[in-house]
RNA sequence: GCCUUAGUGGUGUAAUGGCCGCACGGAGGACUGUGGAUCCUCAAGCCCGGGUCCGAUUCCCGGCUAAGGCC
Numbered sequence: 001g002c003c004u005u006a007g008u009g010g011u012g013u014a015a016u017g018g019c020c021g022c023a024c025g026g027a028g029g030a031c032u033g034u035g036g037a038u039c040c041u042c043a044a045g046c047c048c049g050g051g052u053c054c055g056a057u058u059c060c061c062g063g064c065u066a067a068g069g070c071c
Base pairs, nucleotide, nucleotide: 001070002069003068004067005066006065007064010024011023012022013021018054026042027041028040029039030038047063048062049061050060051059
């Protein structure tokens, strides 16, 4: 230098064009003599910029970062 793959709440991980789901963690509450466990509720996310589309996490282009491969 070229190619491939990936980037989603604080963390891990889903979602192949139509509401961003789940788990752990966090906050509040119920229960409990206290704590733990259990149950309920809440907050918090699509790497950045553009394009296509009625509609983009998803498709396309460029960039950044990470991992791997070729030279």
About this RNA: Model confidence (mean pLDDT): 82 of 100. The RNA shown here (transfer RNA) has 71 nucleotides and comes from Candidatus Micrarchaeum sp. Taxonomically the source falls in Candidatus Micrarchaeum (Archaea, Nanobdellati, Microcaldota, Candidatus Micrarchaeales). Rfam family: tRNA. Rfam describes the family as follows. Transfer RNA (tRNA) molecules are approximately 80 nucleotides in length.